[in-house]
RNA sequence: UCAGGUGGCUGGAUGGCUGCUGUUCCCAGCAAUGGGGGCAGAGGAAAGUCCGGGCUCCACGGAAAUACGGUGCCGGGUAACGCCCGGCGAGGGCGACCUCAGGGAAAGUGCCACAGAAAGCAAACCGCCUGGGCUUCGGCCAAGGUAAGGGUGAAAGGGUGCGGUAAGAGCGCACCGCCAUUCCGGUAACGGAGUGGGCAGGGUAAACCCCACCGGGAGCAAAACCGAAUAGGGAUGACAGGGGGCGGCAACGUCACCAGAUCUGUUUUCGGAUCGUCGUCCGGGUUGGUUGCAGGAGGCGUUCGGCGACGGGCGUCCCAGAUGAAUGGUCAUCGGCUCGGGCGUUCGCGUCCGGGUACACAGAACCCGGCUUACAGGCCACCUGACUUA
RNA sequence: GGCCACGUGGCGGAGUGGUUACGCAGCGGAUUGCAAAUCCGUGCACCCCAGUUCGAUUCUGGGCGUGGCCU
Numbered sequence: 001u002c003a004g005g006u007g008g009c010u011g012g013a014u015g016g017c018u019g020c021u022g023u024u025c026c027c028a029g030c031a032a033u034g035g036g037g038g039c040a041g042a043g044g045a046a047a048g049u050c051c052g053g054g055c056u057c058c059a060c061g062g063a064a065a066u067a068c069g070g071u072g073c074c075g076g077g078u079a080a081c082g083c084c085c086g087g088c089g090a091g092g093g094c095g096a097c098c099u100c101a102g103g104g105a106a107a108g109u110g111c112c113a114c115a116g117a118a119a120g121c122a123a124a125c126c127g128c129c130u131g132g133g134c135u136u137c138g139g140c141c142a143a144g145g146u147a148a149g150g151g152u153g154a155a156a157g158g159g160u161g162c163g164g165u166a167a168g169a170g171c172g173c174a175c176c177g178c179c180a181u182u183c184c185g186g187u188a189a190c191g192g193a194g195u196g197g198g199c200a201g202g203g204u205a206a207a208c209c210c211c212a213c214c215g216g217g218a219g220c221a222a223a224a225c226c227g228a229a230u231a232g233g234g235a236u237g238a239c240a241g242g243g244g245g246c247g248g249c250a251a252c253g254u255c256a257c258c259a260g261a262u263c264u265g266u267u268u269u270c271g272g273a274u275c276g277u278c279g280u281c282c283g284g285g286u287u288g289g290u291u292g293c294a295g296g297a298g299g300c301g302u303u304c305g306g307c308g309a310c311g312g313g314c315g316u317c318c319c320a321g322a323u324g325a326a327u328g329g330u331c332a333u334c335g336g337c338u339c340g341g342g343c344g345u346u347c348g349c350g351u352c353c354g355g356g357u358a359c360a361c362a363g364a365a366c367c368c369g370g371c372u373u374a375c376a377g378g379c380c381a382c383c384u385g386a387c388u389u390a
Numbered sequence: 391g392g393c394c395a396c397g398u399g400g401c402g403g404a405g406u407g408g409u410u411a412c413g414c415a416g417c418g419g420a421u422u423g424c425a426a427a428u429c430c431g432u433g434c435a436c437c438c439c440a441g442u443u444c445g446a447u448u449c450u451g452g453g454c455g456u457g458g459c460c461u
Base pairs, nucleotide, nucleotide: 001386002385003384004383005382006381007380008379009378010377012334013333014332015331016330017329018328020041021040022039023038024037025036026035027034028033043361047372048371050370051369052368053367054366055219056218057217058216068215069214070213071212072211073087074086075085076084077083088102089100090099091098092097103210104209108208109207110204111203112202125150126149127146128145129144130143132141133140134139158176159175160174161173162172163171177199178197179196180195181194182193183192184191185190223291224290225289226288233282234281235280236279237278238277239276241258242257244255245254246253247252260275261274262273263272264271265270298317299316300315301314302313303312304311305310335359336357337356338355339354340353341352342351343350344349391460392459393458394457395456396455397454400414401413402412408444416432417431418430419429420428437453438452439451440450441449
């Protein structure tokens, strides 16, 4: 200098004018309200709603189990987790480093299309070999042995080599792999060494399943409180329709008489209830309002323990709270990005002049810990490989 | 804001580990004087990216889109 790896940070700045939300103070006003000032006002993902919790309500004697769902090497961290840290094993990379749903396939069941002789109690198509029969001397036929070679397939019952054999074969041997077992190291996953066994047991569990562990359900539009009008519910009180007489101009007052529908006690007489209008009171409850709701597994700094995730101590700070939903708009300068030209250049770029562009992803809605996804550009630290120079 | 479901040709709609049916529509031909109907033939698909598996439309994870429910 180039090419990479890992971890982390940032995500335009300043000012003018003009708005918005919350809170607080001052002035005017009886109050409603009006005017003015101060302070605070989006994110690393506020997103997806994929996990885990807090909180609230519902269900439920306690506990355990079945069903269902999830997780799955080992140890640790954490309130908890499917998250994080440190290890182990496997795979990839020259390397820094990266990736892994990484328990069990000798408990059982299922599946393994096509091709192929055979795909799960293994099997024999072409071949190879043995002896036999026939022969036109090229071969052919049936019987047996074999699994080395060919061929099919993703996968064919260990691999390589030597011996051995009619040809072959763990048939025998050496090494590698595998299984069982003993010892040693490690908390463990696991690793190493020895001994024994010729090898049994193909793959698939992000198929059913087995084992271990975890999980009651719903979600702040949860839930609680205050409560307008209208309608409806309950209690209680008052009133009622018709014609006639009298008084009165009329409204109306007064007197006696007559009376609805349905149900019912006991058939009638008689009695009870409901149906109508108005007033008062009570309770439920909708719109609405308040709480939940901003002091918390909280931020920052420092120190101690730990490889680390993280934990303990001390100091300090209070830091959005909307509810059709505030955190904006515009102008200027600087900074980015980009285009053209000039100059320099180690060809990566730097610098000067002029123009263009308002400039990544995106925006709280009960809160917190994670994961995942989106993201223009810029910066920092450590590490690896190659080349050059000293 | 919260909770669910679903994505297969142009449209509707089966399939759920092994070459994706079927109907309508489209195109070409036959039939017809010309059409319609009918008959024959034909093209066009598993939302996207990873993973598991020999093999994925199907199983798993993530993303995108569409629809529904709660006030």